[in-house]
Predicted 3D model of a 151-nucleotide RNA (FMN riboswitch aptamer (RFN element)).
RNA sequence: AAAUGUCUUCAGGGCAGGGUGACUCUUCUUACACAUCAGAAGUUUAAGAAGCAAGAAUUCCCGAUCGGCGGUGACAGUCCGCGGGCGCGAAAGCGCGGGGUUCGGUGAAAUUCCGGAACCGACGGUAUAGUCCGGAUUAAAGAAGGUGUAU
Numbered sequence: 001a002a003a004u005g006u007c008u009u010c011a012g013g014g015c016a017g018g019g020u021g022a023c024u025c026u027u028c029u030u031a032c033a034c035a036u037c038a039g040a041a042g043u044u045u046a047a048g049a050a051g052c053a054a055g056a057a058u059u060c061c062c063g064a065u066c067g068g069c070g071g072u073g074a075c076a077g078u079c080c081g082c083g084g085g086c087g088c089g090a091a092a093g094c095g096c097g098g099g100g101u102u103c104g105g106u107g108a109a110a111u112u113c114c115g116g117a118a119c120c121g122a123c124g125g126u127a128u129a130g131u132c133c134g135g136a137u138u139a140a141a142g143a144a145g146g147u148g149u150a151u
Base pairs, nucleotide, nucleotide: 001151003149004148005147006146007145008144009143010142017062018061019060023055024054025051026050027049028048029047030046031045033043034042064131065130066121067120068082069081070080071079077119078118085096086095087094088093101117102116103115104114105113123134124133125132
């Protein structure tokens, strides 16, 4: 130095501000029921109407904002591949699923840099979620280090 066994540690970021208002709510009407000797008033529930005093979406609208790992002739969320999710299984593992970019410039070389304009983001919950809560103090692509083995 490369190969290989084993152990340890690490291994994901993100709604500032504004608008709307489902729903809650408030008032009224009606109906059932409760209660009463009976009725009125009252209370519960349901339906309907009106209202906007109050609350109400980090999910909607405007706007803001974030970018795992390895590779690639030079740095990548959107090129190539991997991880995350779901199902089966005691486990090893197997199967399914798996999003999104262009234009101009520089250069020997960049869908990776610079400039412009776009786009994408698992599952469950909840007013429709990349950003909130939850599975998850989990798992993992992989990274770094310790140690052993034979060459």

Its mean pLDDT, the model's own confidence on a scale to 100, is 81. Its Rfam family is "FMN riboswitch aptamer (RFN element)". From the family's description: The RFN element is a highly conserved domain that is found frequently in the 5'-untranslated regions of prokaryotic mRNAs that encode for flavin mononucleotide (FMN) biosynthesis and transport proteins.